[in-house]
Context: one part of a larger RNA
RNA sequence: GGAUGAACGCUGGCGGCGUGCCUAAUACAUGCAAGUAGAACGCUGAAGCUUGGUGCUUGCACCGAGCGGAUGAGUUGCGAACGGGUGAGUAACGCGUAGGUAACCUGCCUGGUAGCGGGGGAUAACUAUUGGAAACGAUAGCUAAUACCGCAUGACAACAGUUAUUGCAUGAUAGCUGUUUAAAAGGGGCAAUUGCUCCACUACCAGAUGGACCUGCGUUGUAUUAGCUAGAUGGUGAGGUAACGGCCCACCAUGGCGACGAUCGGUAGCCGGACUGAGAGGUUGAACGGCCACAUUGGGACUGAGACACGGCCCAGACUCCUACGGGAGGCAGCAGUGGGGAAUAUUGCACAAUGGGGGAAACCCUGAUGCAGCAACGCCGCGUGAAGGAAGACGGUCUUCGGAUUGUAAACUUUUGUUCUUGGUGAAGAAAAAUGACGGUAGCCAAGGAGGAAGCCACGGCUAACUACGUGCCAGCAGCCGCGGUAAUACGUAGGUGGCAAGCGUUGUCC
Numbered sequence: 001g002g003a004u005g006a007a008c009g010c011u012g013g014c015g016g017c018g019u020g021c022c023u024a025a026u027a028c029a030u031g032c033a034a035g036u037a038g039a040a041c042g043c044u045g046a047a048g049c050u051u052g053g054u055g056c057u058u059g060c061a062c063c064g065a066g067c068g069g070a071u072g073a074g075u076u077g078c079g080a081a082c083g084g085g086u087g088a089g090u091a092a093c094g095c096g097u098a099g100g101u102a103a104c105c106u107g108c109c110u111g112g113u114a115g116c117g118g119g120g121g122a123u124a125a126c127u128a129u130u131g132g133a134a135a136c137g138a139u140a141g142c143u144a145a146u147a148c149c150g151c152a153u154g155a156c157a158a159c160a161g162u163u164a165u166u167g168c169a170u171g172a173u174a175g176c177u178g179u180u181u182a183a184a185a186g187g188g189g190c191a192a193u194u195g196c197u198c199c200a201c202u203a204c205c206a207g208a209u210g211g212a213c214c215u216g217c218g219u220u221g222u223a224u225u226a227g228c229u230a231g232a233u234g235g236u237g238a239g240g241u242a243a244c245g246g247c248c249c250a251c252c253a254u255g256g257c258g259a260c261g262a263u264c265g266g267u268a269g270c271c272g273g274a275c276u277g278a279g280a281g282g283u284u285g286a287a288c289g290g291c292c293a294c295a296u297u298g299g300g301a302c303u304g305a306g307a308c309a310c311g312g313c314c315c316a317g318a319c320u321c322c323u324a325c326g327g328g329a330g331g332c333a334g335c336a337g338u339g340g341g342g343a344a345u346a347u348u349g350c351a352c353a354a355u356g357g358g359g360g361a362a363a364c365c366c367u368g369a370u371g372c373a374g375c376a377a378c379g380c381c382g383c384g385u386g387a388a389g390g391a392a393g394a395c396g397g398u399c400u401u402c403g404g405a406u407u408g409u410a411a412a413c414u415u416u417u418g419u420u421c422u423u424g425g426u427g428a429a430g431a432a433a434a435a436u437g438a439c440g441g442u443a444g445c446c447a448a449g450g451a452g453g454a455a456g457c458c459a460c461g462g463c464u465a466a467c468u469a470c471g472u473g474c475c476a477g478c479a480g481c482c483g484c485g486g487u488a489a490u491a492c493g494u495a496g497g498u499g500g501c502a503a504g505c506g507u508u509g510u511c512c
Stems, first nucleotide, its partner, number of pairs: 001512004006508005013383006019376002021341001026339003030336003035078003040075002043072001048067009085294003094219008104211002109207007117151001119149002126141006157180010186199005220266001227257003232254006239247001269291004273284004296317005319330004347373001349372003355369001356367004386416004396407004420453001421449006430439001456501005461482003467496005477484002
């Protein structure tokens, strides 16, 4: 000098764009953050409409029927594994990079081939009884499905054998033969007698996307850590997995790693990047993007295409809450917000209008993702605080050799402008045929008013741009280094003046 997620002191006009718990991965009141589908299903059946009856105050009430389908819980499907947060752990195939899988999986989506026949038994909701303070149940009975279970059909699928071709090994591909397993479900619309179409469903082959595993190389510091290792290293067999593998197990062998730093202990999420530097390099990993890990602590599996699952389940621990003491409930490292910690970091806001995501045929619903607004000079950028003229060089201040010098065209004063500001009016784009705008009566535009509301901070001995007076008297104090102050201090304090930067300035911390 540059940089900063900064803090502190003094000061503070506006706008645009960004950024904002670096500390306690501390504890959390409250609200919201994941639902959706009635075109899968059975219930429930509101408003309203049409009728019939009764009462009569002649246009209202009641009762019944039909249509209607709001709402509510339930079964079922898909989603909830995405999106959002944090960096505790991790020195590791975690990450980066380059490859491999002849050792693998992949819901929704796309292309293709073939199919969608015929049956069955339940169960929630509901009803009845009943236990419990509650959370939540129990028993009996009834019912539906695109929920569940057999059967038929059946291969280009799986397995085995064989032939051919071929590869870097295990093997791969193609043909043939045999065996085996496994499928399904309807719903809507239009026509009206079995038709068209849409959405679903089943099997298989491909694609795409996403993932899984393996390998080479790279990835902090310590030797005041020198030896480490028993599923440990390898083999055979069996199991397990989507898949290879000591992944697990039985048996057998005794290996494997290490001064090219094993092992122990310390520190740390990694990268694209960011800062700095002429570069080499050094430092760093906030925001944005990719990957990983975690979700009160530890462990476990279930469901599922996908989790060993932040707002799912079970067990154990700590903590908090409710309780009728028998038993229950909870998890903000989601968005706001609270206590606490701290030098320090924001609103319990608006909207789904846009972009994107989930569900749905769609209408639409949900979305603290996101878009916006609020707060903060926290940062960067831009603008303003007037402009032109104006010498009696005014008053005042300071200095003075008392002549004057300086503040200083500075002010006053004259003319003028309207960026900003205030008031009024108008008023968007963002919305791809129509409709739909949170932001927002915002930005912009027009008019009027009137210099009116808008400058500070630090320094002035040398480094280093900028000097005098007074006060103080090794005191009070200053200080980044050298150093200054003991009676003439350009170095302390104040004043005038000057210099620098400017809505900031200075200090401190950290990096180069």

Small-subunit ribosomal RNA, 5' domain from an uncultured bacterium, 512 nucleotides, folded computationally. The coordinates come from a structure-prediction model, not an experiment, and the mean pLDDT is 82. Rfam family: Bacterial small subunit ribosomal RNA. The full RNA is in RNAcentral, with records from ENA and SILVA.